[in-house]
């Protein structure tokens, strides 16, 4: 130096045709135990990697910058 991909909750990942985000796992509280684990229930967390454009309306669609790993030279 190419070429494609990845970025959403504390972690690991979903998000359908562009209509305003969700699981599991972990916190926290409760509930059953003689405790403690397990189980079960319920709870709180979101600048979607930045910055623009498009649009009535952007996780998403299009530039650009940063960055994270992979394959080729």
């Nucleotide at each position: 130096g190419c070429u494609g991909a990845g970025a959403u909750a504390g972690c690991u990942c979903a998000g359908u045709c562009g209509g305003u985000u969700g699981a599991g796992c972990a916190u926290g509280a409760g509930a059953c135990u003689c405790u403690u684990a397990a189980u079960c229930u319920c709870u709180g967390g979101g600048u979607u990697g930045u910055g623009g454009g498009u649009u009535c309306g952007a996780g998403u669609c299009c530039c650009a910058c940063a960055u994270u790993g992979a394959g080729c030279a």
Predicted 3D model of a 73-nucleotide RNA (transfer RNA) from Podarcis lilfordi. Its Rfam family is "tRNA". It is annotated as a transfer RNA. Its mean pLDDT, the model's own confidence on a scale to 100, is 80. RNAcentral holds the sequence, with entries from ENA and Rfam.